[in-house]
RNA sequence: GGGGCCGUAGUUCAGCUGGUUAGAACGCCUGCCUGUCACGCAGGAGGUCGAGGGUUCAAAUCCCUUCGGUCCCG
Numbered sequence: 001g002g003g004g005c006c007g008u009a010g011u012u013c014a015g016c017u018g019g020u021u022a023g024a025a026c027g028c029c030u031g032c033c034u035g036u037c038a039c040g041c042a043g044g045a046g047g048u049c050g051a052g053g054g055u056u057c058a059a060a061u062c063c064c065u066u067c068g069g070u071c072c073c074g
């Protein structure tokens, strides 16, 4: 230098054939339970979907550029 894959909540990930309000588990907070903690139960907060631009009525999803990680080729 060329190419593949990955980047979504604090963490690990799903969603990627464009369309319902962006979700799960764990973690965190509150309440119930308990002598207390833990477990269990109920509820809640937390995300400009790596960044910028484009296409579209509509983009996490398609296109372009770019940043980071990882692997392959030279």
Stems, first nucleotide, its partner, number of pairs: 001073007010026004019057001028044005050066005
Molecule: transfer RNA
Organism: Candidatus Peregrinibacteria bacterium